A computed fold for a 1329-nucleotide RNA from an uncultured archaeon, annotated as small-subunit ribosomal RNA. The RNAcentral record of the sequence draws on ENA, Greengenes and SILVA. Model confidence (mean pLDDT): 82 of 100.
RNA sequence: UGCUAGUCGGGCGUCUCCAAGCCAUGGCGGAGACGCGGCACACAGCUCAGUAACACGUGGCUAACCUGCCCUUGGGACAAGGACAACCCCGGGAAACUGGGGCUAAUCCCUGAUAGGUGAGAACUCCUGGAAUGGAUUCUCGCUCAAAGGGCGUCUAGACCAUGCUUCUAGGCGCUGCCCAAGGAGGGGGCCGCGGCCGAUCAGGUUGUUGGUGAGGUAACGGCUCACCAAGCCUUUAACCGGUACGGGCCGUGAAAGCGGAAGCCCGGAGAUGGGCACUGAGACAAGGGCCCAGGCCCUACGGGGCGCAGCAGUCGCGAAAACUCCGCAAUACACGAAAGUGUGACGGGGCUAUCCCGAGUGCCAUCCGCUGAGGAUGGCUUUUCCCUAGUGCAUAAAGCUGGGGGAAUAAGGAGAGGGCAAGUCUGGUGUCAGCCGCCGCGGUAAUACCAGCUCUCCGAGUGGUGGGGAUGUUUAUUGGGCCUAAAGCAUUCGUAGCCUGUUGGGCAAGUCCUCCGUUAAAUCCAACGAUUCAAUCGUUGGACUGCGGGGGAUACUGUCCGGCUAGGGGGCGGGAGAGGCCGGCGGUAUUCUCGGGGUAGGGGUGAAAUCCUAUAAUCCCGGGAGGACCACCAGUGGCGAAGGCUGUCGGCUAAAACGCGCCCGACGGUGAGGGAUGAAAGCUGGGGGAGCGAACCGGAUUAGAUACCCGGGUAGUCCCAGCUGUAAACGAUGCAGGCUAGGUGUUGGCGCGGCUACGUGCCGCUCCAGUGCCGCAGGGAAGCCGUUAAGCCUGCCGCCUGGGAAGUACGGCCGCAAGGCUGAAACUUAAAGGAAUUGGCGGGGGAGCACCACAAGGGGUGAAGCUUGCGGUUUAAUUGGAGUCAACGCCGGAAAUCUCACCGGGGGCGACAGCAGAAUGAAGGUCAGAUUGAAGGUCUUACCUAACAAGCUGAGAGGAGGUGCAUGGCCGUCGCCAGUUCGUGCCGUGAGGUGUCCUGUUAAGUCAGGCAACGAUCGAGACCCGCAUUCCCUGUUGCCACCGGCCAUGAGCCGAGCACACUGGGGAGACUGCCGCCGAUAAGGCGGAGGAAGGAGCGGGCCACGGCAGGUCAGUAUGCCCCGAAUCCCCCGGGCUACACGCGAGCUGCAAUGGCAGGUACAGAUGGUCCCAACCCUGAAAAGGGAAGGAAAUCCCGAAAGCCUGCCGUAGUUGGGAUCGAAGGUUGCAACUCACCUUCGUGAACAUGGAAUCCCUAGUAAUCGCGUGUCAUUAUCGCGCGGUGAAUACGUCCCUGCUCCUUGCACACACCGCCCGUCGUUCCAUCC
Repeated sequence: UGCUAGUCGGGCGUCUCCAAGCCAUGGCGGAGACGCGGCACACAGCUCAGUAACACGUGGCUAACCUGCCCUUGGGACAAGGACAACCCCGGGAAACUGGGGCUAAUCCCUGAUAGGUGAGAACUCCUGGAAUGGAUUCUCGCUCAAAGGGCGUCUAGACCAUGCUUCUAGGCGCUGCCCAAGGAGGGGGCCGCGGCCGAUCAGGUUGUUGGUGAGGUAACGGCUCACCAAGCCUUUAACCGGUACGGGCCGUGAAAGCGGAAGCCCGGAGAUGGGCACUGAGACAAGGGCCCAGGCCCUACGGGGCGCAGCAGUCGCGAAAACUCCGCAAUACACGAAAGUGUGACGGGGCUAUCCCGAGUGCCAUCCGCUGAGGAUGGCUUUUCCCUAGUGCAUAAAGCUGGGGGAAUAAGGAGAGGGCAAGUCUGGUGUCAGCCGCCGCGGUAAUACCAGCUCUCCGAGUGGUGGGGAUGUUUAUUGGGCCUAAAGCAUUCGUAGCCUGUUGGGCAAGUCCUCCGUUAAAUCCAACGAUUCAAUCGUUGGACUGCGGGGGAUACUGUCCGGCUAGGGGGCGGGAGAGGCCGGCGGUAUUCUCGGGGUAGGGGUGAAAUCCUAUAAUCCCGGGAGGACCACCAGUGGCGAAGGCUGUCGGCUAAAACGCGCCCGACGGUGAGGGAUGAAAGCUGGGGGAGCGAACCGGAUUAGAUACCCGGGUAGUCCCAGCUGUAAACGAUGCAGGCUAGGUGUUGGCGCGGCUACGUGCCGCUCCAGUGCCGCAGGGAAGCCGUUAAGCCUGCCGCCUGGGAAGUACGGCCGCAAGGCUGAAACUUAAAGGAAUUGGCGGGGGAGCACCACAAGGGGUGAAGCUUGCGGUUUAAUUGGAGUCAACGCCGGAAAUCUCACCGGGGGCGACAGCAGAAUGAAGGUCAGAUUGAAGGUCUUACCUAACAAGCUGAGAGGAGGUGCAUGGCCGUCGCCAGUUCGUGCCGUGAGGUGUCCUGUUAAGUCAGGCAACGAUCGAGACCCGCAUUCCCUGUUGCCACCGGCCAUGAGCCGAGCACACUGGGGAGACUGCCGCCGAUAAGGCGGAGGAAGGAGCGGGCCACGGCAGGUCAGUAUGCCCCGAAUCCCCCGGGCUACACGCGAGCUGCAAUGGCAGGUACAGAUGGUCCCAACCCUGAAAAGGGAAGGAAAUCCCGAAAGCCUGCCGUAGUUGGGAUCGAAGGUUGCAACUCACCUUCGUGAACAUGGAAUCCCUAGUAAUCGCGUGUCAUUAUCGCGCGGUGAAUACGUCCCUGCUCCUUGCACACACCGCCCGUCGUUCCAUCC
C1' cells in the first nucleotide's frame, strides 16, 4: 500500500437510465444509485502474552440454567394509531462530520383486546423421580402481557387508466414468512471427584476472610455484591509465597519403564497496542463495532480529527535463523437469498528455500595406451533423465500421460585414514615451531597423528561442523543400585504423625479378580487390502492403547466390624550376679607443705649438660600436723549401662537386664519424619577449692635457626556446686526390630542333673537359656575379610549417598553470652580423586646370612715435599676432541719433535656423469725470464711449445677424525670376587599374580638334606678347560751327563756311548668326607684324627646366567639420517696438543744406619730377535764408536738385583736426598730451539714420617728386589708378564660401607637424587564481602 463480510428488490420508500406497449384484445420488462428494514458480522483466519487455574484431560451432576437459524406436534395472527431516513429547504465546519425545518412506506415503532406468563394464599388428587423445592388441575387477588394475515405464484370477480398509465380491491388454492406453547437436535453457562511442573535457603496463610440471616444481582447456584451477626476457614496428603509454563490428542528417543518437547494437523482455553467499561443481540463485554484512560503514529486552517496486520501478501527493526505486495472462487465449505446467484487472502492452486521424508539418475560394450592400475584416447550401443514437437490434461496454466524426433549427452561432492573407528608406519615439507586434537594424545630432524602429493575408506545430492534433546547410564536403580574400608548409618535414646503388623471364626465387600454396558472425538499407531510405475504419501476396513463411570459376580489375600486364642509384648512371684545411677559417711598409701629431732655437702636432672634447690643447712632418716586430688594389688579380649561412660569401703534411695514358674492380661506390637531428653574432652558464666599435673608464659639446653621434641619453673584448667555449649576417628568407621541357615573352642551369669566332698556362697562334669571372645562350613564380598554377636538368606521401618576441588565455605534462616553449632549452595576449575590387593623399589622398620672393592686385629701406603703423568681451570691464533662417583682422571693401548692430527696461521690442489654457454678466430697443459711470495709457471706480465677439450653456470659426485652413541650394529664396562633368573604341568586367586624359589638345618653357592600343593626341568653355581704341586708310562734333539770308554791334561772341558736322573710335552694314576671318633635328626653336613705329595672347592686362572644402565665408543672399522661440497674434501710448510697465579687424581724418588758408599762374590724365570738380536776384539772415563763369529732359534744372543763377605760413614739437611741450573760430549732421526734420550763434570732445592680424610691386602699373599716385553727411528717413573727374598694379624662380626633372602609400612613406580606442603613474587579468570 492493496485485499480479508456481506447478502436479500419474492419486506419497503425515493431517484436515474435503457427498452417497449396501450382507448382496453393491454396493464409486461432490463440495469443501477441512496436509504429504511431482515439475517449474518459471536463463524471462519492469526497468535501463545498472560494463566499452576475447574485453565486443560477424564468421568459425573445441573431437583440451580439458557439456546437464533433447523426438525416434530398443537394453537393463533383482533381493533386502533405513530415516527424516522433517503428526498427537499436553510445552516455550522479546513476536514471528520454535524444542527434546524418539512414530506413519506414497510416484515419499522406503538396503544387496546384475547390466548398466555408471573407472584401470593388455599385445596385435594395425580405424574416423573432415589428424593419434590419440579410439573399438572381447581378457586381468589395483584402485576404484566403476543403477532406481519406480510410477500410471491396461480385462478376467479370487480374497480381504474391519456394535461397520462403500465395499478388497486375482494375471494379460493399452493408456497413462504410472523406469534404462542410443548418436545427434539445441536450449541453453550455453572458445579464436583480424580490426574498431570520445580523450590521448605517459602511454615504458617487469610478480614469478604469462613459461616449464618436478609436483601440486591444473574439465564442460573453461590460473599457474586451489600447490611447485620458469629469467629471461623486453609495447611507437612505442603497451605501461603517464589520461579517456570497455555493444557490435551500427540511428537523425539528408548526393548520397556522412563526422559525430553509443546512446531504443523485436531480438540479446549486465552488474547487482539496496555488497561477498564458497557450497549446491541439467541449468543460478545465483540480482531477489520462503540465509550474512557495510557503510550505510539498520522492529518490539521491549531479550533479539532483519524488509526490499530498475533488475517493474506508486503516493509522496517531485532536476530544464528525463515517465502510472492502471485492466480482463482473451477472444487470443498460458510453467509445471504424462494431461486438464479453474489461474496469469501477460509480454501483450492502456482512461486521461493537440499528444511524434512521417499524414489531415480549421473551410463554400457569393444580396442589401444597405461602398472594386471587410477585414468585417458578412438569407435559403437542405449535414452531413465534432458531438449524440440502433436494430442490429451484444467478455472487458466504447468506437471503427468500417449505418439514422433535429437543427443552420452544436461548431472558429484563432502568428510576421514594413531586408537576408540573402516581405511597408509608411502613420499616431500616442518622440527615442542607452525599446527592438530570430542577423549587419550601427536609435534623436541627419520611424524602412519601437523602442512601437502599419491593411494585408500565411509556416505552420497548430499557430506561435515556447531547448539539443544534422547540413548549409551543398572551413572537417580518402580522395573533395576548402594552405605565396615571406595560417596554414604543420624552420637545415643524416648516418642507424635505416617508406614508395617501374630493366630483363629464370622459379617461386609472398600482395595483385588472375573464378566457385561457406556465412554475413551477424528487424525496419529498396528494389520490387511487398495490408489500414485515403486516409495514417501493418501484411502477403506478391522484392531489396539490406557484411563474413567456404571451393572452383575467371586471372597483366598489386604482392609473394616464383631468374637476367640497365646507362640509377640506386658504384668506377678522367686532366689541370685553386676565399677548401672544419685546422695551421705568412713578409710588408705603416696606426693607437696609445715613443725620438731638426727645428719653434712652436695642435691636434682640428662644422651651429655645447664637453668634450678642448698651453708638462713638442702637431698637423706625418724616422729607430729595440714590440705587437696586419687583409689595400687584383686583385675580378667571379666561385668554393668541406650550411648557418652562407670572401679577404695559402708549405708540409704533408685533403675534396668538375665534365669526359673502347669501364675495373670490378651496383639496391648515394630520402626519412627518433625519433636523431647541424655551426651567424653576442651571451652564459657557465677561461686568455692587448688596437693600433684599442667596449654599459655619464663628460663636452660639442642640446633644453621628451634616460637618444638629434652630439662627447671609455672597461670588458666584439671576438682566441687549451679547454669550454658552439643561437638569427637562420639568407631564395631557396621541404624533398629523379627525370623531362618553346619560346627568347634574359651569365658561370665542363671535354672536343672550327675559325681566328689574337707559340708562352704566348695570342687569337677553335662544339658538348656542369656551375654561376651576366637576359629571356621555353606553362603556373601572388588578384595581385605564377614561368617547364629553376619558384611549370609528373608521381612518391616527410618536415616544417608550419586566424580574430585571450590566447601562443610558463602548467603539466608534457627540456636548460643561468646567460641561456635545445625541447615547448606553456586560461579569457576579439573580427568581423575578414591578403595582393596599385586610386583618392585625405598625406609635414620625388624629378622637371618655374607664381603678385606666392609669393619675389627694387623701390615704397607696415599694425603705434607720434589719430580713424572692425566684431568679441571686459566691463558692462547690454536692450546683439537672424547670420558665425569664406584664404573672419568699413566684412560681412548693417547710415551703427539715432522707424520700421527682431528686444532691454528699461510700456500696450493680436486667436480665421475648429464645439460647449457665457450672452444682450430686455439680449450686445457708445459716452460725461459721478470713480478708476487717464506718459497714456488701456484698466480700474473711477455712470449714460445704442444694440440682437443672444456669448472663459466645448473644439477650430480668423490671425500669428510663434520653432527647425532638419544637413530644403530659390533665390541666393552658395570651391577657381579653376586647367587640368582626362569619354564612345563598341576594347584590357589575374578585378576594383577602367587606357589615351585617357602621353613628348619647346612653350604662358597637356589650346595645338599628333611618338611611342605607341588612335581619336575632350564640358564647360572658346581662339573668342565688351562697352569702349578706328587707319581707312573711314552718320547730323547737343539735338552741331560749317573754309570762306561776315549782325548787335551784339569775345565762346571771336549768326543763317543747312553736315555738312568733332570727337563721337554703327550697320556694315565691320585682326593672321594673314602676310613676312625665326636656333634647333628639315624640326614645333609660340621669338628678332630689317621694315612697321604696334596684334605674337605688342594692353590691360581679361564669361562661367567635372565636381564638392567637411553653406561662408553659415529675419533678403530661398519652404518641410517642430516650437513659441507670448491670447502667442513686432499696435499705442503710452520706452529699447537708440552702454555701456567692455581685445584684434583695416579705414580716415582726420598726424608736414611733393617741405611748410604766402595770393593769382592752367588742364585732365576718368562720372553724377544733379520731394516733384527748381537757374542767377541779394538778405541773412549762413559754414553758410545769402528769391526765382527753365530742365530729366522730347547742349538746363537739376551750382565739379574735385593742377598752374602770386607771396609768406611756415626744421626748431621749429612758420604741422606737428587730437584734445579751450567758446561762438555754421544745416539736416533730430513730435522732435537719451541719439544727427545743417554754419558761425564760441576751445582746441590724441597724434604727430618706428613692434618682432616682415604686406599690396598689373609700366604708364597702383603712388602721388597730386579728381569723381560708392548709402544718403538729415538725415548718408560706407564701397561702386561716373569722370577728372587719373604712377613704380621683374624679364623670373628654386622657397628660403618654394601650385597642376598624373609618380613613389615608406603600418598614412591623417572621408583627417596622419589613424592610433596606452605609463605612470598608475577600474570590471568571466577566467586563472595

It matches the Rfam family "Archaeal small subunit ribosomal RNA". A reference for the family is Cannone et al. (2002), "The comparative RNA web (CRW) site: an online database of comparative sequence and structure information for ribosomal, intron, and other RNAs", BMC Bioinformatics. Rfam 15.1 lists 709 matches to the family in 491 species.